Predicted 3D model of a 74-nucleotide RNA (transfer RNA) from a Candidatus Omnitrophota bacterium. The RNAcentral record of the sequence draws on ENA. The source organism's lineage runs through Bacteria, Pseudomonadati and Candidatus Omnitrophota. Its Rfam family is "tRNA". Rfam's curators write: Transfer RNA (tRNA) molecules are approximately 80 nucleotides in length. Its mean pLDDT, the model's own confidence on a scale to 100, is 81.
RNA sequence: GCGCCUGUAGCUCACCUGGAUAGAGCAAGAGUUUCCUAAACUCUGGGUAGCAGGUUCGACUCCUGCCAGGCGCA
Numbered sequence: 001g002c003g004c005c006u007g008u009a010g011c012u013c014a015c016c017u018g019g020a021u022a023g024a025g026c027a028a029g030a031g032u033u034u035c036c037u038a039a040a041c042u043c044u045g046g047g048u049a050g051c052a053g054g055u056u057c058g059a060c061u062c063c064u065g066c067c068a069g070g071c072g073c074a
Stems, first nucleotide, its partner, number of pairs: 001073007010026004019057001028044005050066005
């Protein structure tokens, strides 16, 4: 330099042949329980879906460029 893959909550990941309020587990906070802690149970908050632009009535999803990481080739 070229090609491919990945980027979504604090972390690990779903959803992604476009369609209403983007979810799960763990973690965090509050409560119940306990003499206290742990465990268990209940509830709650947290996202401008890497950045920018384009297509569309409508984009996390499609297209383009850039950024970051990984793999391969040279």